Predicted 3D model of a 98-nucleotide RNA (Glycine riboswitch aptamer) from a Candidatus Sumerlaeia bacterium. Rfam family: Glycine riboswitch aptamer. Its family is annotated with glycine biosynthetic process in the Gene Ontology.
[in-house]
RNA sequence: UUGAAGCCCGCUGGAGAGAGCCCGCCGCCGAGCGGGCCGCCGAAGGGGAAAAGGGGUCGCCCCCGAAAACUCUCAGGCAAACGGACGGCGGGCUGACG
Numbered sequence: 001u002u003g004a005a006g007c008c009c010g011c012u013g014g015a016g017a018g019a020g021c022c023c024g025c026c027g028c029c030g031a032g033c034g035g036g037c038c039g040c041c042g043a044a045g046g047g048g049a050a051a052a053g054g055g056g057u058c059g060c061c062c063c064c065g066a067a068a069a070c071u072c073u074c075a076g077g078c079a080a081a082c083g084g085a086c087g088g089c090g091g092g093c094u095g096a097c098g
Stems, first nucleotide, its partner, number of pairs: 001098001006093008018038001020037006039078003045074001046072003053064004
């Protein structure tokens, strides 16, 4: 000097699944709040474990190892809003290979 990967900020795109039923509260209504019940979703978060490889064993097998948008649904969510993995654009920090 170049500027990969990473982190942070701003803007932006962003799916799925009952506006479920009962009771109470809120002036009334309700999609709000609390409690109970049933049915569902997966893309906040969280849990699980595979191959390679390694160790033990005569061997079988056991242990370590290690993900995901896979899986579980603890949490969260099931009109809108909020949230939302991940992506796009811009900026900042940092700085790999050369």

Taxonomically the source falls in Candidatus Sumerlaeia (Bacteria, Bacteria candidate phyla, Candidatus Sumerlaeota).